[in-house]
RNA sequence: GCGGGAGGGGACUGGUCGCUGCGCGCCGUUUCGGCGGCGCGGGGAGGAAAGUCCGGACUCCGCAGGGCAGGAUGUCCCGUGGUUAACGCGGGAGGAGCGCCGCCAGAUCGGCGUUGACGGAAAGUGCCACAGAGAAUAUACCGCCGCAGGCCGUAAGGCCUACGGUAAGGGUGAAAAGGUGGUGUAAGAGACCACCGGCUGGCCGCGCAAGCGGCCUCGCAGGGUAAACCCCGUCCGGAGCAAGAUCGAAUAGGGGACCGAUGGCGUGGCCCGCGCCGCCCGGCUUCGGCCGGAGAGGUUCCGGGUAGAUCGCAUAGACGAAUGACCAGGCUGUCGUUGCGAGCGGCAGAACAGAAUCCGGCUUAUGAUCCUCCCGCACGU
RNA sequence: CGGGGCGUAGCGCAGACUGGUAGCGCGUUUGCUUGGGGUGCAAAAGGUCUCGGGUUCAAAUCCCGACGCCCCGA
Numbered sequence: 001g002c003g004g005g006a007g008g009g010g011a012c013u014g015g016u017c018g019c020u021g022c023g024c025g026c027c028g029u030u031u032c033g034g035c036g037g038c039g040c041g042g043g044g045a046g047g048a049a050a051g052u053c054c055g056g057a058c059u060c061c062g063c064a065g066g067g068c069a070g071g072a073u074g075u076c077c078c079g080u081g082g083u084u085a086a087c088g089c090g091g092g093a094g095g096a097g098c099g100c101c102g103c104c105a106g107a108u109c110g111g112c113g114u115u116g117a118c119g120g121a122a123a124g125u126g127c128c129a130c131a132g133a134g135a136a137u138a139u140a141c142c143g144c145c146g147c148a149g150g151c152c153g154u155a156a157g158g159c160c161u162a163c164g165g166u167a168a169g170g171g172u173g174a175a176a177a178g179g180u181g182g183u184g185u186a187a188g189a190g191a192c193c194a195c196c197g198g199c200u201g202g203c204c205g206c207g208c209a210a211g212c213g214g215c216c217u218c219g220c221a222g223g224g225u226a227a228a229c230c231c232c233g234u235c236c237g238g239a240g241c242a243a244g245a246u247c248g249a250a251u252a253g254g255g256g257a258c259c260g261a262u263g264g265c266g267u268g269g270c271c272c273g274c275g276c277c278g279c280c281c282g283g284c285u286u287c288g289g290c291c292g293g294a295g296a297g298g299u300u301c302c303g304g305g306u307a308g309a310u311c312g313c314a315u316a317g318a319c320g321a322a323u324g325a326c327c328a329g330g331c332u333g334u335c336g337u338u339g340c341g342a343g344c345g346g347c348a349g350a351a352c353a354g355a356a357u358c359c360g361g362c363u364u365a366u367g368a369u370c371c372u373c374c375c376g377c378a379c380g381u
Numbered sequence: 382c383g384g385g386g387c388g389u390a391g392c393g394c395a396g397a398c399u400g401g402u403a404g405c406g407c408g409u410u411u412g413c414u415u416g417g418g419g420u421g422c423a424a425a426a427g428g429u430c431u432c433g434g435g436u437u438c439a440a441a442u443c444c445c446g447a448c449g450c451c452c453c454g455a
Base pairs, nucleotide, nucleotide: 001377002376003375004374005373006372007371008370009369012329013328014327015326016325017324019044020043022041023040024039025038026037027036028035029034046352050363051362053361054360055359056358057357058240059239060238061237070236071235072234073233074232075093076092077091078090079089080088081087094118096115097114098113099112100111101110102109119231120230124229125228126225127224128223141170142169143166144165145164146163148161149160150159151158152157178196179195180194181193182192183191198220199219201216202215203214204213205212206211244311245310246309247308254302255301256300257299258298259297263277264276265275266274267273280293281292282291283290284289331349332348333347334346335345336344337343382454383453384452385451386450387449388448391407392406393405394404401438409425410424411423412422413421431447432446433445434444435443
C1' cells in the first nucleotide's frame, strides 16, 4: 500500500408543498350527539421501531400445605450497572481441549500462547459406523512359544496342519485398555519388583471457594460421548391490551305490575304437554247437573348479556393503519488549482428498515466513510 | 398476542425420534422394441439435504442463530 474480518461512532440542518391526528376560530348542515369544508397554531419513527428469544410494569383468573410431571438454567470468588429482573461490564482463580517449545525416549510433566453454551462419564443405562483379529465382560489375523501328527533332508533343521499359550512386535482405526528398566517365563504379560505418571479413599496443610499440594493405602486399572437418556444444585401458578373496566340499541328470551272472561293447582330439573278446578259460548235438563266447543294477548317497568361506543392509551398514537416529495446547505470521498496546506470549483455517495399497551435486555440487518484491533499478500528500510 | 409444523434431485415424498451407505415414485437422457409414435424392456445422469456457526472421530439427523412458507387459537 492492497484485500479481508471483528467491534464501535455516525446515519444531519433549513425552507416550500403535501399527509396525519390534536387544539382554537369561522362557515354550512343536523335527528342537537355530531358531521363536512376552510384558516391558524403547535406535534409527528428507530438504532434497530424487526425477530418475538428472555425479563418486568399493568390487568384478570386461580391459590391450605407439600410432592410428582414438565420447563428453564449451570466452574468458583470479588467488585459493579440494572426494577437487584432478564441481562451486561471489569478483575482474579481453578480445571479441560488445541498448538508450540523443553525434559534422551515414553506414559506424562513443566512453561508460553490460545479457545469455549466450563456442574457430573468412578450412580446407572445406551451408543461408538467403516476398517480391523479384537471397540469396553476386551481381542489371537500375521508374528512369537509349546505340544501332537505328516512331509522333506544323511544331519543341523525347514515346511504344512490341528490344538493350546501369549497383548512384548506388525497391521487397522478418531480411539487398541499406564510408561521405562529389570525379574520372571516355553514365549510372554502389573504376573512380580524399582522408579515415574494417573485415580478412589483416609489423614495433614493451604485457599472465602472452585480446587491445589504432601504422606499413607495388603486400595484401583475405570477410553470417548450428558448440544444421548439421565443424576445433582438453583428457579418457575395460569393467561395476556382481542388483558380488562364503564356505558349500553334492535330482536329473541327471563322477572314484576296493570288491563282483559284469559286464571289457579298438581305432575315434571325447565319449556312444551297432560290432568283437575274456575271463567266464556252453544245445546239438553228431572234444575241436582250433563255433553260439546272456544281459548289471546296488550301496555309498562326491571335485570343479565350481545352489537356498538368510550376508557385502558402515552409531549407520535392509528384500527386497513399518517410520518412523504422537491430544493438549498452541511458531511464524507475523489479530481483540478498550489511547492505544501487552507480556500475555491467540478463530480460522486447516503444503507438497513419502518411504531400499534409500555419499558428493559438479547439476537439479527445496516451503504460511503471515520476510529480501534486482528489476519493474509506485495514492496521498502 | 400466544402456540405448532415444514424446507432433501425438475415435481411429490421417505430417511431425522435411535448420528456413520442419501433413497422411492413420476419426470429427464441413451439404447432396444415399432414402418413411425405411444406402451413395454434395459441402462444412465441428476443433490451446496434452505443458509451460517457449534458439539462430536463423524451432522440431512443433535444444539444455537437467521431466512422463507404453511396451519391453529384468543